Description: Glycine riboswitch aptamer from Sideroxydans sp., 88 nucleotides, folded computationally. The source organism's lineage runs through Bacteria, Pseudomonadati, Pseudomonadota, Betaproteobacteria and Sideroxydans. The sequence was found by an Rfam model in a public genome assembly.

RNA sequence: UAAAACCGACUGGGAGAGUGUGCUGGUGACAGCACCGCCGAAGGCGCAACACCCGUAACCGCUCAGGCACAAGAACCAAUCGGAACAG
Numbered sequence: 001u002a003a004a005a006c007c008g009a010c011u012g013g014g015a016g017a018g019u020g021u022g023c024u025g026g027u028g029a030c031a032g033c034a035c036c037g038c039c040g041a042a043g044g045c046g047c048a049a050c051a052c053c054c055g056u057a058a059c060c061g062c063u064c065a066g067g068c069a070c071a072a073g074a075a076c077c078a079a080u081c082g083g084a085a086c087a088g
Base pairs, nucleotide, nucleotide: 001088006083007082008081009080011078012077013076018036020035021034022033023032024031025030037068038067039066043064044062045061046060050055
């Protein structure tokens, strides 16, 4: 001096499942509650191989939470900027 990987911010892309039924409020849009049916990519929980002392993963499973017109959110991907190191 210092790339990739890593962390954070920001921009763009970003799936799935009933705009279900009933009641209440409301001019309406909508909101709340109850019931049934579903989704899985916020979060959370669980497990293999490995290791064998301890531990540990997922877009796999669970579905507590969240979600099921639009909107919002959204794992993940890319670009940009910043960051503490390291290989060189």